[in-house]
RNA sequence: CUCUUAUCAAGAAAGGCAGAGGGAAAUGGCCCGAUGAAGCCUUGACAACCUAUUCUUUAUGGCAAUUGCCGUGGGGAAAAAGGUGCCAAUACCACCCAACCACGUUGGGACUGAUAAGUC
Repeated sequence: CUCUUAUCAAGAAAGGCAGAGGGAAAUGGCCCGAUGAAGCCUUGACAACCUAUUCUUUAUGGCAAUUGCCGUGGGGAAAAAGGUGCCAAUACCACCCAACCACGUUGGGACUGAUAAGUC
């Protein structure tokens, strides 16, 4: 890489090297970029997918027999140590359907992606 599940309208900075591109793919737009793009390094932040932890609730099994204790599984909350991720704009928008105050807005869905955990 394949496949499965979940999430994706919120959030989050500086410094150094570097030197022209970048915003996932195709197309069309529209943005960002010498007031420094991509990439690399350092420090920091954001978030809560996995691991460990605390509280609570629930299902179940065992022990006890002062309505309690222990194990396993599910849900919710907290925290943020480790593993990832991430730090412009809805995943920047554009596809389909419906509605509406109508060439736009809103809602739902699809395709394709990104991230995490697992799997082949």
The RNA shown here (SAM riboswitch aptamer (S box leader)) has 120 nucleotides and comes from a Chitinophagaceae bacterium. Rfam family: SAM riboswitch aptamer (S box leader). For this family Rfam cites "The S box regulon: a new global transcription termination control system for methionine and cysteine biosynthesis genes in gram-positive bacteria" (Grundy and Henkin, Mol Microbiol, 1998).